The part of an RNA shown here (large-subunit ribosomal RNA, domain I) has 528 nucleotides and comes from a Saprospiraceae bacterium.
NCBI's taxonomy places the organism under Bacteria, Pseudomonadati, Saprospiria, Saprospirales, Saprospiraceae.
Context: one part of a larger RNA
RNA sequence: GGCGUAUGGAGAAUGCCUAGGCUCUCAGAGACGACGAAGGACGUGGUAAGCUGCGAAAAGCUACGGGGAGGUGCAAACGACCUUUGAUCCGUAGAUGUCCGAAUGGGGCAACCCGCAUGGUUGAAGACCAUGCAGUCGAAAGACUGAAAACCCAGGGAACUGAAACAUCUAAGUACCUGGAGGAAGAGAAAAUAAUAAUGAUUCCGCAAGUAGUGGCGAGCGAACGCGGAACAGCCCAAACCCAUGAGCUUAUGUUUAUGGGGGUUGUAGGACUGAUAUAAUUUGAGUUAUUCUAAGUAGAAGGUGUUGGAACACACCACCAAAGAAGGUGAUAGUCCUGUACACGUACGAAUAAUGAUAAGAUCAGUAUCCUGAGUAGGGCGGGGCCGGUGAAACCCUGUCUGAAUCUACCAGCACCAUCUGGUAAGGCUAAAUACUUCUGAGAGACCGAUAGUGAACCAGUACCGUGAGGGAAAGGUGAAAAGAACCCCAAGCAGGGGAGUGAAAAGAACCUGAAACCAUACGCCU
Numbered sequence: 001g002g003c004g005u006a007u008g009g010a011g012a013a014u015g016c017c018u019a020g021g022c023u024c025u026c027a028g029a030g031a032c033g034a035c036g037a038a039g040g041a042c043g044u045g046g047u048a049a050g051c052u053g054c055g056a057a058a059a060g061c062u063a064c065g066g067g068g069a070g071g072u073g074c075a076a077a078c079g080a081c082c083u084u085u086g087a088u089c090c091g092u093a094g095a096u097g098u099c100c101g102a103a104u105g106g107g108g109c110a111a112c113c114c115g116c117a118u119g120g121u122u123g124a125a126g127a128c129c130a131u132g133c134a135g136u137c138g139a140a141a142g143a144c145u146g147a148a149a150a151c152c153c154a155g156g157g158a159a160c161u162g163a164a165a166c167a168u169c170u171a172a173g174u175a176c177c178u179g180g181a182g183g184a185a186g187a188g189a190a191a192a193u194a195a196u197a198a199u200g201a202u203u204c205c206g207c208a209a210g211u212a213g214u215g216g217c218g219a220g221c222g223a224a225c226g227c228g229g230a231a232c233a234g235c236c237c238a239a240a241c242c243c244a245u246g247a248g249c250u251u252a253u254g255u256u257u258a259u260g261g262g263g264g265u266u267g268u269a270g271g272a273c274u275g276a277u278a279u280a281a282u283u284u285g286a287g288u289u290a291u292u293c294u295a296a297g298u299a300g301a302a303g304g305u306g307u308u309g310g311a312a313c314a315c316a317c318c319a320c321c322a323a324a325g326a327a328g329g330u331g332a333u334a335g336u337c338c339u340g341u342a343c344a345c346g347u348a349c350g351a352a353u354a355a356u357g358a359u360a361a362g363a364u365c366a367g368u369a370u371c372c373u374g375a376g377u378a379g380g381g382c383g384g385g386g387c388c389g390g391u392g393a394a395a396c397c398c399u400g401u402c403u404g405a406a407u408c409u410a411c412c413a414g415c416a417c418c419a420u421c422u423g424g425u426a427a428g429g430c431u432a433a434a435u436a437c438u439u440c441u442g443a444g445a446g447a448c449c450g451a452u453a454g455u456g457a458a459c460c461a462g463u464a465c466c467g468u469g470a471g472g473g474a475a476a477g478g479u480g481a482a483a484a485g486a487a488c489c490c491c492a493a494g495c496a497g498g499g500g501a502g503u504g505a506a507a508a509g510a511a512c513c514u515g516a517a518a519c520c521a522u523a524c525g526c527c528u
Stems, first nucleotide, its partner, number of pairs: 001527009015513001016478002020449002022446007029438002032146001039100003042055003046078001050074002061094006070082003105114003115133007134145004151182001152180005162169001166216001192199002203230005213221002234430003237374001241262009267408001269373004273367005282361002287356007297345002303318005319336002321325001327339003379403008389415001410425005465472002485512001488500004
């Protein structure tokens, strides 16, 4: 020096555990904000650094309801107190709520500085206290501004990539930016789809179908009709006409215009108008009543003995309950020990359903001379865009620009265009449900993870730390059933460490469950 064995050190794997995560399901909710939010700064405790709570009324104040013996948060100890005259605690409603922040009197390097007006305090000045003082829209009343995970609509809008290169094309109207809204949004009651038969608003799902198509006919992209389901709901204006008021022109009391009221709302055309009948069917649903649900809650069955053990929830024996054998805890594995669970009960604010019902809306017949039925619109040219459709024979929809009709004997569509036929009535508006999502609340589930995993974060984590900044971003869980957390003695410089003693089932001894390996040391054996 090597190898082996043994005993230790060091180390943290492994096993077991779970306080935290992940993915879903079913319900709820989608709240907030100038009555000052979200988010913060600074304060606030007897002692108080942090977290939590709260706001100069500051771990809290008031009322009502619940509850019933302890309580003064995490978090010990000391001190001082509260409480059956009902505390602490739980629920609901209120009060207070510094400063910043949309931040809004003006300013500003957020949490700071400086004002004006009125009132108060003071003998006065000063200082202090209270209230008001931003912008936009609006006559005023008042409304708006900000925040917000995803879902939704609109305005803008890439590239990598694919095409085995690349330019049309694709990726993709995706990512991203901006604006806006709601609990959903958007769409929506045929100028529809069809085809000689018909359907009858929209939305979503399954099929049709990777079909018809489109496409440097490459890569790719990709419908609809129709059928089956989910859910179903239909309406209101403008105009003609009538009336009132104001203004203009005119005076023949007419005409034009503005505002308001009535009227009226459609394709089998309808309405006005003229004549006649009627006040209905039906819809709406303020309020009231009843029932149900709903906060904190109430109540809730049934087990003993022996053995082992530190401990019984184990084992043995004999029982019991079950509308409850979900789950968790308890010194090991508990239906019958505890919290609970099933069933049942209770209830403010509030919600839902039913009944009743104020109010509001709402009709029919005949005639057809006249009037009305959405204009810089429909359509067209040029240039683009959207559709399955890349300009194509290219309909349909949108429109930057230039143009530009008809008026029911009318107009639009049915994939160039024309005729016939069929379907419909544009150029105004509203509309629940079926659908999408989950920051959040409650209940539950998992052939999901178990501390290098699972969220970045099981632990005081978006922390420490890094960066001028945008931003990046950790590590770190486990004594024991119970602190019973080692009195006292000794060694030692000892507030280090150790040896006794004691506790404990066990030192598991706080560098604390288990405690592998690398690595280090000591002893012994063998070899060199």